[in-house]
C1' cells in the first nucleotide's frame, strides 16, 4: 500500500439478523452495619455508543469517510 478486526461509564466488557428509557462487574461518593476499619448490603453520581456524513418513520447496531489501536500480506 492492500485486507480483516476493535473503539460504549475512570477500568474491563456485554448489547451487533435496526424499535423499551443504554447495561454489568469493578472503581468513586453517601448511608447503614462496626469500639474503629475491612467484608457486606443499600442509594446515587458518572455516557457527544471514537469524529463527520448518508440511508430509515426510528441507528450503539446498516453504507461511506476519517483517526487511534491490534493482526495479516506484500
Nucleotide at each position: 500500500g492492500c485486507g480483516c478486526c476493535g473503539u460504549u461509564a475512570g477500568c474491563u466488557c456485554a448489547g451487533c439478523u435496526g424499535g423499551a428509557u443504554a447495561g454489568a462487574g469493578u472503581g468513586u461518593g453517601u448511608g447503614a452495619c462496626u469500639a474503629c476499619g475491612a467484608a457486606u448490603c443499600a442509594c446515587a453520581a458518572g455516557g457527544u455508543c471514537a469524529g463527520g456524513g448518508g440511508u430509515u418513520c426510528g441507528a450503539a447496531u446498516c453504507c461511506c469517510u476519517u483517526a487511534c489501536g491490534g493482526c495479516g500480506c506484500g
Molecule: transfer RNA
Organism: uncultured Clostridia bacterium